[in-house]
Context: one part of a larger RNA
RNA sequence: UGCAUGUGGUGGAUGCCUUGGCGAUCACAGGCGAUGAAGGACGUGUAAGCCUGCGAAAAGCGUGGGGGAGCUGGCAAUAGAGCUUUGAUCCCACGAUGUCCGAAUGGGGAAACCCGGCCCGCAAGGGUCAUCUCACACUGAAUACAUAGGUGUGUAGAGGCGAACCGAGCGAACUGAAACAUCUAAGUAGCUCGAGGAAAAGAAAUCAACCGAGAUUCCGUAAGUAGUGGCGAGCGAACGGGGAUGAGCCUGCACGACUAAACCGAUUACUUAGCAGAACAGUCUGGAAAGGCUGGCGAUAGUGGGUGAUAGCCCCGUAUGCGAAAAGUAGUCGGCGGGUCUGAGCGUGCGACAAGUAGGGCGGGACACGAGAAAUCCUGUCUGAAGAUGGGGGGACCAUCCUCCAAGGCUAAAUACUCGUGAUCGACCGAUAGUGAACCAGUACCGUGAGGGAAAGGCGAAAAGAACCCCGGGAGGGGAGUGAAAUAGAACCUGAAACCGUGUGCGU
Numbered sequence: 001u002g003c004a005u006g007u008g009g010u011g012g013a014u015g016c017c018u019u020g021g022c023g024a025u026c027a028c029a030g031g032c033g034a035u036g037a038a039g040g041a042c043g044u045g046u047a048a049g050c051c052u053g054c055g056a057a058a059a060g061c062g063u064g065g066g067g068g069a070g071c072u073g074g075c076a077a078u079a080g081a082g083c084u085u086u087g088a089u090c091c092c093a094c095g096a097u098g099u100c101c102g103a104a105u106g107g108g109g110a111a112a113c114c115c116g117g118c119c120c121g122c123a124a125g126g127g128u129c130a131u132c133u134c135a136c137a138c139u140g141a142a143u144a145c146a147u148a149g150g151u152g153u154g155u156a157g158a159g160g161c162g163a164a165c166c167g168a169g170c171g172a173a174c175u176g177a178a179a180c181a182u183c184u185a186a187g188u189a190g191c192u193c194g195a196g197g198a199a200a201a202g203a204a205a206u207c208a209a210c211c212g213a214g215a216u217u218c219c220g221u222a223a224g225u226a227g228u229g230g231c232g233a234g235c236g237a238a239c240g241g242g243g244a245u246g247a248g249c250c251u252g253c254a255c256g257a258c259u260a261a262a263c264c265g266a267u268u269a270c271u272u273a274g275c276a277g278a279a280c281a282g283u284c285u286g287g288a289a290a291g292g293c294u295g296g297c298g299a300u301a302g303u304g305g306g307u308g309a310u311a312g313c314c315c316c317g318u319a320u321g322c323g324a325a326a327a328g329u330a331g332u333c334g335g336c337g338g339g340u341c342u343g344a345g346c347g348u349g350c351g352a353c354a355a356g357u358a359g360g361g362c363g364g365g366a367c368a369c370g371a372g373a374a375a376u377c378c379u380g381u382c383u384g385a386a387g388a389u390g391g392g393g394g395g396a397c398c399a400u401c402c403u404c405c406a407a408g409g410c411u412a413a414a415u416a417c418u419c420g421u422g423a424u425c426g427a428c429c430g431a432u433a434g435u436g437a438a439c440c441a442g443u444a445c446c447g448u449g450a451g452g453g454a455a456a457g458g459c460g461a462a463a464a465g466a467a468c469c470c471c472g473g474g475a476g477g478g479g480a481g482u483g484a485a486a487u488a489g490a491a492c493c494u495g496a497a498a499c500c501g502u503g504u505g506c507g508u
Base pairs, nucleotide, nucleotide: 001507002506003505004504005503006502007501008500009499015493016458017457020429021428022426023425024424025423026422027421028420029418030417031161032160039101040100041099042055043054044053046079049075050074051073061095062094063093064092065091066090070083071082072081106115107114108113116129117128118127119126120125131158132157133156134154135153136152137151138150139149165196166194167193168192169191170190176183180230206213207212217244218243219242221240227235228234248410249409250408252350253349254348255347256346263335264334265333266332267331268330269329270328271327272326274322275321276320280295281294282293283292284291296313297312304316305315306314359383360382361381362380363379364378365377366376369395390405391404392403393402394401445452446451465492468479469478470477471476
């Protein structure tokens, strides 16, 4: 030094596992906020730190329920001090307290800090003071009435946050056209405003075709059809027929009769704690029985999980049945209420029936439709009717015919979504996977900043986590002891390979 065969180290693959994820289904909920939110800072424990909880009344206080033996949250033990059948800890409901910052709102400000006015109070301390809108009152110009403006008052409203869904306003580019300009991407992304649990739309100045239908929305068909299109790339309907759902209405004045909402009470159901809940023993192996054998039992309960290996009958549960003082939700009944309210009630009488509108010219935009033969809808600008003996539409336009009644408004359901709560499921993942995050993760760390962004799971059934002795300064090791096992020893399940030693045999 090579080969072979053993035996170790290193390393952390693989196998097994799962507290975490991912995707669904059903039900609920769909908001929180000046009564100060979301999110934070700082505190708060006998005890130093972090997490959780809470707020100077600070891991908590009060009341009412539940529950029934231990308890003083977790990492995380030890010590100490306590509480508890006069019912603690714990769970539910309603209250109280709730520092400082934050819309942050007395003024300021480099968030969690600084500095004030007024009122009450001996003091400690407590309360109040932003802006805008609205309503009301007072006042009040040019300018007589007025109006603008000003002042004040208010149990009035707003402001900020929040995942998607919705409506409106503004609105790209890459890209495709195998280049590119019309076109496309796309009214998409993005930005802004506004609202609700849904939003929007909506009861024909609609379609249809000489037959008729009868608001809107959604699905699916018609149909990649008719069209549109540098007739390129592409874009792309409607009529009609089938389903889901189904609902229609309102207006000014006077008079009349009747009631809805809201509120109060009762009651029922559900939600927010819970309660009851069947049935097994012996023996063998083993560290341990739930496994094997033998003999039983229950089942409206053989879903699931745990227990020292695989348990219907050991434990938690499961089927099933039951349960609320308090708060909430929904329904019903009664009271009160009186068209104040509401989108909207009824009857009678009188009245009203939407004008700078429809339409037209010019310029744009929307309609599947790129100006086209281009109807229809919107409107920046200039114009500008009729008035039911009237007007709009039926894809230039005209006539006939048919059909509807614009220029005011409201409207549930079928539809869209899921930050979230509960239950259940998976030919979904199983720690380089699955969320970035199974672990104190949006952390450590990087960046001036916007922002970027990890790694990291597993002893054992139980700590029984190795007393004591020996070597050593220690680290570490050898005995002893625990354990089924310590080559399960905390650098801890299994422990592959690369890589590094070493024993033996053979060779050089």
Predicted 3D model of a 508-nucleotide part of an RNA (large-subunit ribosomal RNA, domain I) from a Bdellovibrionales bacterium. Its mean pLDDT, the model's own confidence on a scale to 100, is 84. Rfam family: Bacterial large subunit ribosomal RNA. It was read from a public genome assembly.